This is a predicted structure of an 81-nucleotide RNA (c-di-GMP-I riboswitch aptamer) from a Cellvibrionaceae bacterium.
Its Rfam family is "c-di-GMP-I riboswitch aptamer". Rfam describes the family as follows. GEMM was predicted in a large-scale screen for bacterial structured RNA regulatory elements.
Of the family's consensus pairs, 94% are formed in the model.
RNA sequence: CGCCGGAAAAGGCAAACCGAAAGUAAUUUCGGGACGCAAAGCCAGUGCCCAAGAAAGUGGAUGGGUCGAACGGUUACCGAC
Numbered sequence: 001c002g003c004c005g006g007a008a009a010a011g012g013c014a015a016a017c018c019g020a021a022a023g024u025a026a027u028u029u030c031g032g033g034a035c036g037c038a039a040a041g042c043c044a045g046u047g048c049c050c051a052a053g054a055a056a057g058u059g060g061a062u063g064g065g066u067c068g069a070a071c072g073g074u075u076a077c078c079g080a081c
Base pairs, nucleotide, nucleotide: 004079005078006077012037013036017032018031019030020029021028022027035068041074042073043072045071046070047066048065049064050063051062
């Protein structure tokens, strides 16, 4: 240094739920809270979710959301076995 994983040490994040706010919605922000996380840091590429259209069906595109289902990319603390 790489792989690996998290023994030790130092830390970090924050599910459900509750309150307030934003949004048509998906969902998001703040506060409390702690299920858990060795990337539960970041990225919207795949995927997934929401919206809209005179009606129905099919297909495609558009706008928005989701990184704590999964895949993918990228960066990072420590160094016991």